RNA sequence: CUCCGAUAAGAGCAAACCUGAGGCAACUCAGGGACGCAGAGCCACGGGCCCGCAUUGGGUAGCCGAGCCGCCGAA
Numbered sequence: 001c002u003c004c005g006a007u008a009a010g011a012g013c014a015a016a017c018c019u020g021a022g023g024c025a026a027c028u029c030a031g032g033g034a035c036g037c038a039g040a041g042c043c044a045c046g047g048g049c050c051c052g053c054a055u056u057g058g059g060u061a062g063c064c065g066a067g068c069c070g071c072c073g074a075a
Stems, first nucleotide, its partner, number of pairs: 004073002012037002017032006035062001041068002045065003048060004
């Protein structure tokens, strides 16, 4: 350094739901809250799914794949 991922260690994130705000909507943001997550970090490139003022738009990265970057070090 690569692969790999442990009842390791130190960190981290935050589902459903509730409150407030934004949006036509999907959904998003903030606070609370934890179902869980070895990358549940970033990214809309491919596929899937969802919405739509509809076919030229939007969303979903905690659906899958790819790419980039990243903590630790047992077997």

Background
The RNA shown here (c-di-GMP-I riboswitch aptamer) has 75 nucleotides and comes from Desulfuromonas sp. The coordinates come from a structure-prediction model, not an experiment, and the mean pLDDT is 88. The organism belongs to Desulfuromonas, within Bacteria. Of the family's consensus pairs, 100% are formed in the model.